[in-house]
RNA sequence: CGAAUACGCACGGGAGAGUCUCCGGCGGGUGGCCAGCGGCCACCGGUGCGGAGCGCCGAAGGGGCAAAUCCUCCCCGGAACCUCUCAGGCGCCAGGACCGUGCGGGCGAG
Numbered sequence: 001c002g003a004a005u006a007c008g009c010a011c012g013g014g015a016g017a018g019u020c021u022c023c024g025g026c027g028g029g030u031g032g033c034c035a036g037c038g039g040c041c042a043c044c045g046g047u048g049c050g051g052a053g054c055g056c057c058g059a060a061g062g063g064g065c066a067a068a069u070c071c072u073c074c075c076c077g078g079a080a081c082c083u084c085u086c087a088g089g090c091g092c093c094a095g096g097a098c099c100g101u102g103c104g105g106g107c108g109a110g
Stems, first nucleotide, its partner, number of pairs: 001110001007104007018054001020053005025047002028044007055090003061086001062084003069077001
C1' cells in the first nucleotide's frame, strides 16, 4: 500500500396468505310512525373505531433437528429460505429473510 470475510449506515429490489363471518359503536341515504326545535323503528351501504370466531401464510424475531465432525465407542456441540407456527402477518401503508450498490471504521491474505 492493501484483497476476501464480518459489522454499521444509506439507497434500490424483495414473496406468501380471508380487505372472511358475526356483534357493538360512529355518522350517511331511503321509507314509515309520533308530532315538540326532535325522537323511535325497518332496510341499504360505509368506517384511521373496538371485540369475538373460524380459515390461512411464513422471508422480522423465537423454538426444534441430521450427517460430516483426529483411530473405536459414548457424551457435548452441530445449519437452513427444512420444520413448528409462540410471536408476527393475510386491501393500502408499514414490516420483510435475502440480493445489489455506495460510504465508514475494523481485521489483515499478499
A computed fold for a 110-nucleotide RNA from a Nocardioidaceae bacterium, annotated as Glycine riboswitch aptamer. Lineage of the source: Bacteria > Actinomycetota > Actinomycetes > Propionibacteriales > Nocardioidaceae. It was read from a public genome assembly, where an Rfam model found it. Its mean pLDDT, the model's own confidence on a scale to 100, is 77. Of the family's consensus pairs, 90% are formed in the model.